[in-house]
Context: one part of a larger RNA
RNA sequence: UGACGGGGGCCCGCACAAGCAGCGGAGCGUGUGGUUUAAUUCGAUUCAACGCGAAGAACCUUACCAGGGCUUGACAUGUCGGAAGUAGUGAACCGAAAGGGGAACGAACUGUUAAGUCAGUAGCCGUCACAGGUGCUGCAUGGCUGUCGUCAGCUCGUGCCGUGAGGUGUUGGGUUAAGUCCCGCAACGAGCGCAACCCUCGUCGUCAGUUGAUUUCUCUGGCGAGACUGCCCCGCAAAACGGGGAGGAAGGUGGGGAUGACGUCAAGUCAGCAUGGCCCUUAUGUCCUGGGCUACACACACGCUACAAUGGGCGGUACAAUGGGUUGCAAUAUCGCGAGAUGGAGCUAAUCCUCAAAGCCGUCCCCAGUCCGGAUUGCAGGCUGAAACCCGCCUGCAUGAAGUCGGAGUUGCUAGUAACCGCAAGUCAGCACAUUGCGGUGAAUACGUUCUCGGGCCUUGUACA
Numbered sequence: 001u002g003a004c005g006g007g008g009g010c011c012c013g014c015a016c017a018a019g020c021a022g023c024g025g026a027g028c029g030u031g032u033g034g035u036u037u038a039a040u041u042c043g044a045u046u047c048a049a050c051g052c053g054a055a056g057a058a059c060c061u062u063a064c065c066a067g068g069g070c071u072u073g074a075c076a077u078g079u080c081g082g083a084a085g086u087a088g089u090g091a092a093c094c095g096a097a098a099g100g101g102g103a104a105c106g107a108a109c110u111g112u113u114a115a116g117u118c119a120g121u122a123g124c125c126g127u128c129a130c131a132g133g134u135g136c137u138g139c140a141u142g143g144c145u146g147u148c149g150u151c152a153g154c155u156c157g158u159g160c161c162g163u164g165a166g167g168u169g170u171u172g173g174g175u176u177a178a179g180u181c182c183c184g185c186a187a188c189g190a191g192c193g194c195a196a197c198c199c200u201c202g203u204c205g206u207c208a209g210u211u212g213a214u215u216u217c218u219c220u221g222g223c224g225a226g227a228c229u230g231c232c233c234c235g236c237a238a239a240a241c242g243g244g245g246a247g248g249a250a251g252g253u254g255g256g257g258a259u260g261a262c263g264u265c266a267a268g269u270c271a272g273c274a275u276g277g278c279c280c281u282u283a284u285g286u287c288c289u290g291g292g293c294u295a296c297a298c299a300c301a302c303g304c305u306a307c308a309a310u311g312g313g314c315g316g317u318a319c320a321a322u323g324g325g326u327u328g329c330a331a332u333a334u335c336g337c338g339a340g341a342u343g344g345a346g347c348u349a350a351u352c353c354u355c356a357a358a359g360c361c362g363u364c365c366c367c368a369g370u371c372c373g374g375a376u377u378g379c380a381g382g383c384u385g386a387a388a389c390c391c392g393c394c395u396g397c398a399u400g401a402a403g404u405c406g407g408a409g410u411u412g413c414u415a416g417u418a419a420c421c422g423c424a425a426g427u428c429a430g431c432a433c434a435u436u437g438c439g440g441u442g443a444a445u446a447c448g449u450u451c452u453c454g455g456g457c458c459u460u461g462u463a464c465a
């Protein structure tokens, strides 16, 4: 000087408390461990791994396994040599395919020649250099990322103090979300952070506007105004600032986002990419068929659905936003109980389509393992796709399991938030209980900082560095 303390003081955070909804019990989905397996590819492992890489494993993907092939190779560059019936297309035949095989057809460009006649190029065959490797090392690395933490800190120049490590500044008194600002001070200044500048939402003005609306308005896009403790009162130290008020759409950082200091964890990633070293080279490369990643005594993590009456069934009826759409979105209509099918208006989109559910009205159920709950299984169908056996999604009929609110413990959330409700998108042929967004309905509680966890500043102890 740090680090640590079941030392002290001050302060903060959904950290506790006060509340609301959950998880932990059940069934199912997904991930992981374990076990199994020919293989169940690999990585991620406290917070900060476990619906994570994966924005979507039937083949492909695919890296794994079994079997069958290829060997200058699936891909690149170069050297040397060779061949006009050459390159290319590629029938029969073997084969699961890959691959082998080779009948038949049969070229191009440049120069040249009487002439495919000759030479060269591309392409082909062979040779050699080499290619190739999701093989190892993230403890050799770059780049990127997580985390402490959007916490308020981390430093420098000169001066001063100290033999020196170093200190001072950055401590102190107030204050703030903040090393924010004020006052004081052997310090005076400065940098990276904080804040502001950026985007977005909320108010108004103005301009423009079709496909929207047709009177105003709403809407879309641009430009601008507005909020600064500016005004008033009180407190404090005449300061910073704090408390209250006016006006205002908005008030003291207005809400949200982007933005992540010096550094920590030899944190993560050699499988996104790049890359040193090592290793393989008729195989650890590469192609194909089939299988596996989907196994199942079990354990954990994260979700979905429930256990019901604030509910379930049936009928009627109302209101969104973000987005997406030509290999596409698809209306009206017809058929089907339905998934869906037929057909195709319109739309390269503020034009057309995708387009709600909780809600409201009426009615049935009457507390039961039920008209709750829907797992599981049987049968019959639909869709995508060469192909749904392993191993997809959906529909109808039948079946109707566990479950009556969950131990110890544990998670999220302070307002348009939690909770509940649906919708869209990306991935995608198909497949969403996940993810990322969008809107609809819309709470309760916060006395307070004793305690738990994490963090900041000062101080103290130390046999630690």
Stems, first nucleotide, its partner, number of pairs: 001465002003462003007459007015449002019413005026305008034296002042053002064291007073130001077129002080126003088105002093100002108121004132280002135278003141274002143269003146265001148263001153192006159168003172183003198257004203225007228251001231245005307406001311365007323354003328347002333342003372403001377398007419441007
Small-subunit ribosomal RNA, 3' major domain from a metagenome, 465 nucleotides, folded computationally.
The RNAcentral record of the full RNA draws on SILVA.
The coordinates come from a structure-prediction model, not an experiment, and the mean pLDDT is 83.